This is a predicted structure of a 127-nucleotide RNA (Glycine riboswitch aptamer).

RNA sequence: ACGAGCCUCUGGAGAGACUACCAAUUGCACUUAACUUAAAGUGCAGUCAGGUGGCGCCGAAGGCGAAAGUGUCGUGAUGUUAAACACUACGACGCGAAACGCUCAGGCAAAAGGACAGAGGAGAGGA
Numbered sequence: 001a002c003g004a005g006c007c008u009c010u011g012g013a014g015a016g017a018c019u020a021c022c023a024a025u026u027g028c029a030c031u032u033a034a035c036u037u038a039a040a041g042u043g044c045a046g047u048c049a050g051g052u053g054g055c056g057c058c059g060a061a062g063g064c065g066a067a068a069g070u071g072u073c074g075u076g077a078u079g080u081u082a083a084a085c086a087c088u089a090c091g092a093c094g095c096g097a098a099a100c101g102c103u104c105a106g107g108c109a110a111a112a113g114g115a116c117a118g119a120g121g122a123g124a125g126g127a
Base pairs, nucleotide, nucleotide: 002125006121007120008119009118010117011116016055018054019053020052021051022050024047025046026045027044028043029042030041031040032039056108057107058106062104063102064101065100069095070094071093072092073091074090075089076088078086079085
């Protein structure tokens, strides 16, 4: 000097203004109930990043898939007298990358997470 994975800092995309119910909360009306206030209950209307379900959607944790190519085996052709071997065709079974495809997982306010990238650090290991 190389160095898997690791630590710190920085950057880091996409996709719900949907829907039912529940919870929470606000206003109004009524009832308890009678002067006032407060409270509770019921109904109606609104808000809602909370919960459960439905539908829709996203791809950049993780996971799965595979083209070219390639390995092994089998069969056939060719080279060879033959075998071995080489080469070639077909078949079977494997290997086979990504930011590609899938959407199991994950995600669709912010935060968190986040493939990947930049900077710094320690460092198994190999020589």

Source information: Its mean pLDDT, the model's own confidence on a scale to 100, is 79.